[in-house]
Record summary
The RNA shown here (transfer RNA) has 72 nucleotides and comes from Desmophyllum pertusum. The source organism's lineage runs through Eukaryota, Opisthokonta, Metazoa, Hexacorallia and Desmophyllum. The sequence is in RNAcentral, with records from ENA and Rfam.

This record gives sequence, structure tokens and C1' cells, in this order.
RNA sequence: UCUCCUGUAGCUCAGUGGUAGAGCAUCCGGCCUGUGUGCGGAAGGUUACAGGUUCGACUCCUGUUGGGAAAA
Repeated sequence: UCUCCUGUAGCUCAGUGGUAGAGCAUCCGGCCUGUGUGCGGAAGGUUACAGGUUCGACUCCUGUUGGGAAAA
């Protein structure tokens, strides 16, 4: 320099254009001899940023930017 992949909850990750989810963690409840395991519930999101297409975008397109890989 060029090409490709990737950015979604505190962490690890789903989500094929139509109300953003799971597991772990946190908090609450209940159970229990028991601070552990397991059970129920709650809270937690500018879907990296900006623009475009569309009735409607995490999703498609363009640019910027963080991370990763290969080539020269």
C1' cells in the first nucleotide's frame, strides 16, 4: 500500500428488512443446617460513528474509525 473478516448488555456471543435476545456476572425473592449448587424474577442497549436506500435498517449500500488475518 492493497485485500478479507470483525465491532450488539459488565463479559462471551446469537439475531437472513417488521416490538433487540441468550448464557455467565449483578440485584431481589424463595429453598436450605449452610455465605455453595440448583429454582423464580428484576435491572442493564445511542446495535462503533456519520450518511444513503426503504413505508420500515443490528441486518442492504457508501465513508470514517477501533481490533484481527493474509499478501506485497
Its Rfam family is "tRNA". The family's RNA type in Rfam is transfer RNA. Its mean pLDDT, the model's own confidence on a scale to 100, is 81.